[in-house]
Molecule: transfer RNA
Organism: Acetivibrio clariflavus DSM 19732
RNA sequence: GUCCCGGUGGCCUAAUGGAUAAGGUAGUGGAUUCCGGUUCCACUGAUACGGGUUCGAUUCCUGUCCGGGACG
Numbered sequence: 001g002u003c004c005c006g007g008u009g010g011c012c013u014a015a016u017g018g019a020u021a022a023g024g025u026a027g028u029g030g031a032u033u034c035c036g037g038u039u040c041c042a043c044u045g046a047u048a049c050g051g052g053u054u055c056g057a058u059u060c061c062u063g064u065c066c067g068g069g070a071c072g
Base pairs, nucleotide, nucleotide: 001071002070003069004068005067006066007065010025011024012023013022018055027043028042029041030040031039048064049063050062051061052060
């Protein structure tokens, strides 16, 4: 340099064009306990960035950035 794959809460993983973005873990508060742990309840928190297609985009197209891989 060319090509391929990926980027979603602090972390891990879903969502095959229809919405309130789902689950686990972590965090916070509460219940329970003599205290802690376990368990239960509630809450907080995310689509890398820009543009386009579409009535509607996490999803499709495109550019950039970041990570991984193949070739030279």